The part of an RNA shown here (large-subunit ribosomal RNA, half A) has 1654 nucleotides and comes from a bovine gut metagenome. Its mean pLDDT, the model's own confidence on a scale to 100, is 84. It matches the Rfam family "Bacterial large subunit ribosomal RNA". Its family is annotated with ribosome and structural constituent of ribosome in the Gene Ontology.
[in-house]
Context: one part of a larger RNA
RNA sequence: GGCAUAAGGCGGAUGCCUUGGCACUGGGAGCCGAUGAAGGUCGUGAUAAGCUGCGAAAAGCUGCGGGUAGGAGCAAAUAUCCAUUGAACCGCGGAUCACCGAAUGGGGCAACCCGGCUGGAGCAAUGUCCAGUCAUUCCUGUGCGAAUCCAUAACACAGGUAAAGGAAACCCGGGGAACUGAAACAUCUAAGUACCCGGAGGAAGAGAAAGAAACCUCGAUUCCCAAAGUAGCGGCGAGCGAAAUGGGAAGAGCCCAAACCGAAGACUUGUCUUCGGGGUUGUGGACACCAAUAAGACGAAGAAUACAUAGCGGAAGCGCUCUGGAAAGUGCAACCGCAGAGGGUAACAGUCCCGUACGCGAAAUGUAAUCUAGUUGUGGUGUAUCCAGAGUAGCACCGGACACGUGAAACCCGGUGUGAAGCAGGAGGGACCACCCUCCAAGGCUAAAUACUACCCAGUGACCGAUAGCGUAUAGUACCGUGAGGGAAAGGUGAAAAGAACCCCGGGAGGGGAGUGAAAUAGAAUCUGAAACCUUAUGCUUACAAGCAACGGGAGCGCAAGUGACCGUGUACUUUUUGUAGAACGGGCCAACGAGUUAUGGUAUGCAGCGAGGUUAAGGUGUUCAGCACCGGAGCCGAAGGGAAACCAAGUGUUAACCGCGCGUAUAGUUGUAUGCUGUAGACCCGAAACCGGGUGACCUAUCCAUGUGCAGGUUGAAGUAACCGUAAAAGGUUAUGGAGGACCGAACUUAUAUCUGUUGAAAAAGGUUAGGAUGACGUGUGGAUAGCGGUGAAAUUCCAAUCGAACUCGGAGAUAGCUGGUUCUCCUCGAAAUAGCUUUAGGGCUAGCCUCAAGAUGAGAUACAUGGGGGUAGAGCACUGAAUGUCCGCAGGGCCUUCACCGGUUACUAACGACUAUCAAACUCCGAAUACCAUAGUAUCAUUCUUGGGAGUCAGACUAUGUGUGAUAAGAUUCAUGGUCGAAAGGGAAACAGCCCAGACCGUCAGCUAAGGUCCCAAAAUCUAAGUUAAGUGGAAAAGGAUGUGGAGCUGCAUAGACAACUAGGAUGUUGGCUUAGAAGCAGCCACUCAUUCAAAGAGUGCGUAAUAGCUCACUAGUCGAGUGACUCUGCGCCGAAGAUAAACGGGGCUCAAACUUAGUACCGAAGCUACGGAUACCUUAUGGUAUGGUAGAGGAGCAUUGUAUAUGGGCCGAAGGUGAGCUGUAAGGCUUGCUGGACUGUAUACAAGAGAGAAUGUUGGCAUGAGUAGCGAAAGCAAGGUGAGAAUCCUUGCCGCCGAAUAUCUGAGGUUUCCUGAGGAAGGCUCGUCCUCUCAGGGUUAGUCGGGGCCUAAGCCGAGGCCGAAAGGCGUAGGCGAUGGACAGCUGGUUGAGAUUCCAGCACCACCGAGGUUUGUUUGAGCGAAGUGGGGACGCAGAAGGAUAAGAAGAGCGCGCCGUUGGUCGAGCGCGUCCAAGCAGAAAGGCUUGCAUGUAGGCAAAUCCGCAUGCUUUAAGGCUGAUCUGUGAUGGGGAGGGAACCAAGUACCGAAGCUUCCGAUUUCACACUGCCGAGAAAAGCCACUAGUAAGAACUGAGGUGCCCGUACCGCACACCAACACAGGUAGAUGAGGAGAGAAUCCUAAGGCGAGC
Repeated sequence: GGCAUAAGGCGGAUGCCUUGGCACUGGGAGCCGAUGAAGGUCGUGAUAAGCUGCGAAAAGCUGCGGGUAGGAGCAAAUAUCCAUUGAACCGCGGAUCACCGAAUGGGGCAACCCGGCUGGAGCAAUGUCCAGUCAUUCCUGUGCGAAUCCAUAACACAGGUAAAGGAAACCCGGGGAACUGAAACAUCUAAGUACCCGGAGGAAGAGAAAGAAACCUCGAUUCCCAAAGUAGCGGCGAGCGAAAUGGGAAGAGCCCAAACCGAAGACUUGUCUUCGGGGUUGUGGACACCAAUAAGACGAAGAAUACAUAGCGGAAGCGCUCUGGAAAGUGCAACCGCAGAGGGUAACAGUCCCGUACGCGAAAUGUAAUCUAGUUGUGGUGUAUCCAGAGUAGCACCGGACACGUGAAACCCGGUGUGAAGCAGGAGGGACCACCCUCCAAGGCUAAAUACUACCCAGUGACCGAUAGCGUAUAGUACCGUGAGGGAAAGGUGAAAAGAACCCCGGGAGGGGAGUGAAAUAGAAUCUGAAACCUUAUGCUUACAAGCAACGGGAGCGCAAGUGACCGUGUACUUUUUGUAGAACGGGCCAACGAGUUAUGGUAUGCAGCGAGGUUAAGGUGUUCAGCACCGGAGCCGAAGGGAAACCAAGUGUUAACCGCGCGUAUAGUUGUAUGCUGUAGACCCGAAACCGGGUGACCUAUCCAUGUGCAGGUUGAAGUAACCGUAAAAGGUUAUGGAGGACCGAACUUAUAUCUGUUGAAAAAGGUUAGGAUGACGUGUGGAUAGCGGUGAAAUUCCAAUCGAACUCGGAGAUAGCUGGUUCUCCUCGAAAUAGCUUUAGGGCUAGCCUCAAGAUGAGAUACAUGGGGGUAGAGCACUGAAUGUCCGCAGGGCCUUCACCGGUUACUAACGACUAUCAAACUCCGAAUACCAUAGUAUCAUUCUUGGGAGUCAGACUAUGUGUGAUAAGAUUCAUGGUCGAAAGGGAAACAGCCCAGACCGUCAGCUAAGGUCCCAAAAUCUAAGUUAAGUGGAAAAGGAUGUGGAGCUGCAUAGACAACUAGGAUGUUGGCUUAGAAGCAGCCACUCAUUCAAAGAGUGCGUAAUAGCUCACUAGUCGAGUGACUCUGCGCCGAAGAUAAACGGGGCUCAAACUUAGUACCGAAGCUACGGAUACCUUAUGGUAUGGUAGAGGAGCAUUGUAUAUGGGCCGAAGGUGAGCUGUAAGGCUUGCUGGACUGUAUACAAGAGAGAAUGUUGGCAUGAGUAGCGAAAGCAAGGUGAGAAUCCUUGCCGCCGAAUAUCUGAGGUUUCCUGAGGAAGGCUCGUCCUCUCAGGGUUAGUCGGGGCCUAAGCCGAGGCCGAAAGGCGUAGGCGAUGGACAGCUGGUUGAGAUUCCAGCACCACCGAGGUUUGUUUGAGCGAAGUGGGGACGCAGAAGGAUAAGAAGAGCGCGCCGUUGGUCGAGCGCGUCCAAGCAGAAAGGCUUGCAUGUAGGCAAAUCCGCAUGCUUUAAGGCUGAUCUGUGAUGGGGAGGGAACCAAGUACCGAAGCUUCCGAUUUCACACUGCCGAGAAAAGCCACUAGUAAGAACUGAGGUGCCCGUACCGCACACCAACACAGGUAGAUGAGGAGAGAAUCCUAAGGCGAGC
C1' cells in the first nucleotide's frame, strides 16, 4: 500500500420547522399634484453606524375619541426621565414640514449659486439677517394702442384651487415591425401583434335605426352561451373566418338646428347679430282649432338611517394520578357548547392565554341609498302655405376598413376632382334594373349588464417549504458596466441566555477543568448532521510479481468480524452505428436540482348512466357560499338516404328507358369519465448564427469646431539687398549681406522598421536592441459637434468604450432548428426493418411491405409426394442477325497489251455469290434442360392464414456462399438476385476474431450422451491400431521458371559377341580444299550433291589457342575393367525462386517409423445442444398431461416506490421522522424486525390527485479531490551594531555601502476623496515575515477683501419667450441667456504646528465701499452725474536676427566664522563652510511708438463738443504714451554659517560674524518691439470720450469702519489617478544646479530622494 472494523475531521445533503412567497375568492377603493406630488438629498436620539419614524416645532407638537398600568421603536446596556392630575398605545382632525424634484424669481454639473420688490431686525452708515412675493402658456376682464383713418396685432395690469408632472393593468385613438408559417418564396401569414406616441375614466368605447330581415316580422347599445369551424374569403395553398336568428345578463331614454313669435342692438330701412319662447318626427312640427295641467325624470350644503375608519362584552378544570426537565400525553372521573375555526403556552389544551359563535359601540371624518326643498316634463283634429342638418349625398380615380386578398363587391371611412334632390323628397335591402318592403343621413348627450387590479380589509388552497416558493424569508443590496442596463449568495443554540463566573496552558487564536442546562458530540463556525474527501487505531495481507479489479474454487491466519496465498474465466458504462474494449462521443468525484405536461377540439378502446333516444350551455334560485342541490331544452348528436341541384324517398342517381350498375335500406345511440394516438397552442428538454422595434453610448477611437500650449542643440545657405566686374542698356558673374525650406543631423515629443524575449506574460499588445518624423498636411491639453437602415474615414471595410461586412442594451421571444445531445423504477408476452412507389427527394417525409393489440371469419395457410401446365435461362448450335479463318470456284472492278471504235487477250491485283473447312455472341436461336412458378383431387407432417379497427417502428445495413453487371474475371470496392448469419444471439470451435463452422441461453444440480473440433505438455480426451509418404521443421504463407531431391507407374535404347563411367593409346593423308585476304593452313568470312584416300578408328573438323603456323582437345577407334547403363513420358511428397525494419508466417513448449502428410479403423474428450431430476410463469387441454419461455426499435400486460387529499383506524418523550449498522424475507421494483444516533412528529387500508423514480445532456448549483507542497513570489544592493518585543533578514536608530539626479528631486492641473497627523491593534489585506503599513479602531486636522472659481465678459457649442416647420413624440431658430481652454481684476517677505498657511502671526502694502468732521463749489445764469445708445480702445499670425537688462552660475591672495591631524608633511599663498532679502513708495532709465492746433461738416439708424471726412496753419523736436531694469527707501527689520542652555530634553529656547570684486550669462524680460513672409492671423466686457437724459446737491481731504459664497488636508510619472492587483504600461503644465560637452544627448556628482515587501 490493499480489504475490513471502530473512532474522528471536513462538508452541509436528509428529516422536521417557517417569519417569506405563489395562485385565487368576497368586499372596498379606483387616483396623487402649483394648498408643491411621486421619488429623493441632508438632517433629527444623552450615547447612534444601519433600518424605521419624523423635519430646524425634526423616534416628535396639539384637539377630540378609545384605552389602562406601565412606558422612552428595531435593540441590548448605562444614565436620565414620563405616568392614575390617566403616560405609553390605537383611531379621526389640526399645526410644523430644511433642500432638490413638474420645480415655477434668474441660472445651474439635482439636493447649489446669484437676485428684484414690499415689510421688518440690526449698524453712525454700508455690508449682513428674517418674512412674504416675483416662471411660462391658456382663459376671463380692464387699459393702452403700430404700419393705417376706423380697427386689429402687439404691449401693460388684474383675476383663475386652469394646465403642466407622477402612477400597475384595463380603454379609445395616431403611427406600426420582424423572426416565423407556407416544409423554398414574392400575394398571404405572424398581426393591426410587439413597440413608440397622444388622450381619458373608474371604467372606456358603443348607443336610441337613412337598422336587421324577408313578404312573417323585430325594435338603442354592450356582454355571455349557441348558431359554427357553418356561410364564405384564400398563390382556393398555408391559413383566415362571420352574421341573421335562438337562449340569457342588464335595461332608459333624451336634447338641439330650422319654420314661427318676442325683446335688444347695428346700420346701407329690410336685412343682419345676440338673447328668450317654440320645436324634435317617418311622417313630424310650425300654422289654425279643441282639450288638459298628468305619468314620469333629475335632485341637494338639509333630515333621519346604515356602513367604514379605534374598540367592548363573551361559557366551561388553578381537576386528581403516572412518566418526565417541563403535561397540553397516560389512567381516573367532571363541565361548557349559537363557542370542538385558528394561534400560543417547556410534548398533542373546547374548559390556561389571545381568540371564536353571538351581541354591543363613535366626539371626528368619509361613503351609500332613502326622504324633502327645488328643477324639468302634455294630448287630439285639420291640412292650403312654411320648415325638417350642402361643398353634404352621389359619381370618377386612388387607398383603407369590413371574416370578404378587386373580385360580380354592395355597405362604411379617407385623399384628389366633380357635384344633387327638398316630402310629388331621400337612403337601404351584397354589382345593376324593376316591383315590393324597411328606414329618414349629412347636429348632440346617455346609467346598467362588460374589462382590469399598483393599493386597503377579510379569507381560501389534494400550491412551495430555503438549489423550492417572487430576483429578494427581504435586496434591486453587495458587485459589474462610461451609460442604458445587468444582478447574487446568505434561514434554524435552547423551553428559558440560564451565552460558560473562577482556575490552568498560551502573546493571541484556541484548548483543559469548573459551572449552567433534560441534553454542551445543543457552546454561539451552535437542531438533525448523509456522501465525496482527509486522518487515527486494530485484525488479515503485500517487496519475482502484471491488466475493466469481479465471479467461481480455496490452503492458511484470527475468539469473532474478517482477511486471504494460489488456480480458472473475464477488453467498463452511455450514445451513435453495418459494426465499438475501442485510439469515435460524454462523464474528475459526491450531494441536491434536471426532460411527454396542461387547456381545448377529434378519434379508438375500457368503465358508468340512460336508451330510439341521450345530453344540457350561458344563466337563475336555494344554501352550511370557489363547493353542492335544483331549475334552465336554446342548442348539439342520433333515429334516412340518394343526387351537382331542383327534387324524390326505403329508396335514389344514372338514362329516352333499364335486364342493370353506383350509393343506401334488415336499426343503437348518446352523455360523462379513464387510457392510447392526434390537431391547435412553446407542446419532451437544452442548444444557434441571425431578423425586427425602442433606447444607451464619441471619458477609447475617426473627422471637424473653439481656445491654449510644446518643439535641446548643431548644419545647409533660396529669394531679396549692397559693392565691384560686365553691357549701348540688359543679361550675367564675383564678394559680402540676408535667413527661405511639408530642407539636413539629432534629444524632448510622436510613430512603430527589423529582431529577440514574453505567450497560464510584469502587461487581454509590453520590454530590450534597432528604426521613421522631429517648423509641420506637426504633436498635445481643455471645452464642444457628428449615432447604428447611422456616423467618421489622406480608404485598411478602418474606427465608433479590450466588441464592428453593420456597436451595445432591453424587448418581439420559450424566434426557428427535416440537425446534434439528453430523456430517471421493476417484471412478464410477442417482436421488426434497413425494401417498393412518389417526393427541390436522397441522413427528411407519405402510402404499401414487415411487428403488435383487440374483435371476428373460420381451416382458407405452409412443406413433401403425385399429376398437369406455360417458359426460352444454363448448355449447345450457326438455320436467321451480325462477327470471323483458310482453300477452291470466280460475277464484277482495277492494271497491262491490243484496238479508229466496239470487241478481245492477259494478270503473283481486289474479290461478291457458291462449295468445303475451323470458329464467336447480354441486346443471335434450327434447339434446349435442372431448379423456380401456377394449378389440381388426395395422402403425410405442421399451424398457420384472412378481414376490420387501435398503436408502432423501419426507408444508413454488414459479411459469407452461389449467379450476373461495373471495375482490371483488382479491392474488407460497388450494384442487383437467391440463401445463411450478424443486426436484435449468449454458448462451443476457428490462439485472440459482429458477419465463418457447430448450436438458439426460463431457473437450479459437484449427473449422463453427443455436435463442430479435438485427444504429447500448457489443456478435458489415444505418446491408439495397421500400411505408406516426407527430411524440407515441408508441415507452420506465394508465381513464372529451374533442378541428376525422392517414391510410384509407363515407354524406349545400349549391354557377358563385355555396355555406361574411368584409365592407357591412337585421332592420319590428298591438303595450307577452293575463293577471299597482307596472311586465312580443320577452327575471321564466302562456296560446295562437304570430295577422296589410308585405316581398328579419325569431320575438308566439337571447342581452346596463334599475326598466320604451331600446340591442347572432342567426335570416332582399340585395350584394361566386369554388370547393368542411358534417353523420354505420366504421377505422389519435397527443393530453389523467397530481401524490412522486435522474437513476430505452428497460439507456445516442443515434434521426424512423428506430436507432419495420405489411407483404413476403434475408443474417448467436447456446448447454455440433447437427456435425467426439481422448480417458476404462460397457453392449450382435461388423458391431470403437453407445448412454450434469446432479443434491439416497437406493441401489449401486471406491479413497486415517492408527495399530497378524503374516509376509516393506529403508533409516538416509556422516544416519531431522518441518519447509521445487523438480521430476516419476496421472481423484481421492494418489504419487515432490531441495536446505536436523533429529539417531535408519523403510519396502515381503500380510493383519488401528481412538480412522481437520474449515471450520462462539453447539463445547473454547492462541496471536495487531482495536478502539488509543483509553477510562481512582478525589472533593481545591501551589510553590521544597538533598540523594542512572546517572537525580528523584513519595524526603529546609527554607521558604512550603493542607486537616480531634464529625475527615482520640487511645485501644480485633472482625477481620487480622508489615503493627512497622533495614540493603540495584528484576525484578514501586504505575493515571505512583521512588533510595521496607504490595513483595523479611536481622537484630531484644511482659517483668505488681494491665490483659484462665483458675485464681470464673451468663443465653439448648447438652451431658447414669441415665431416657422412637422402624423404624434418633436426639429430649427429671433430677442435673450448659459458656456473657459481665452479677456478683465487689489500681497509681499519672514516666522510658526504632530498635522494648515501668499489663508494664522509679525512687519510693510494695496483695492472697493461707507463715513463723523473740515475746505471748496452749485441750486433753472444749473454744479454734478450720465447710458442697455454712438465712437475709440481692448485687439491678437508665423519665422528670423540683432541689442539692452536680469535670473542663475563660476572664480577670488577679498571678508567672516570654525578647524590644526590614528601615516611622511600640515599656523600655511593651509583646510571647511558662508559671503542674502520682497511687494510697495519716490526718483532715474537702454529703448520703442507718436505731429499738433483751428474751422467747417450732409456720415456714425436719435443727439453729440466724440469719431470720421474736408480745408487752413504748424512741426521733424519738444511734448505725450509706453517701458525691462537700476538707485534710494522699505530695512535700527528679517534671514544668516556657527555657537548653544535650563527641573523633564532638544540641536529646542536663546545668541549671532561677514555680506564685497571680477567674469560668464540665458530657452527669462523689454516685446511680436523691429525686419521679412503669405496661409493675412477670436469675441465681448472692464477702461476712455460723447451726447440723449437727469438734476439739488456735489467735489476734495479724512479719524474711523465694512469687505459675501465655494475650494484649500494628502497623493499627484504614482502603492493614493486610469489599467480587476501595492501591475516593468498610460497621465497636461512649471522649476530644472556643477565638471566634461554644441547640447535638456551621454557619463560622474550637488540639493533632495530612494535601496523596490522574500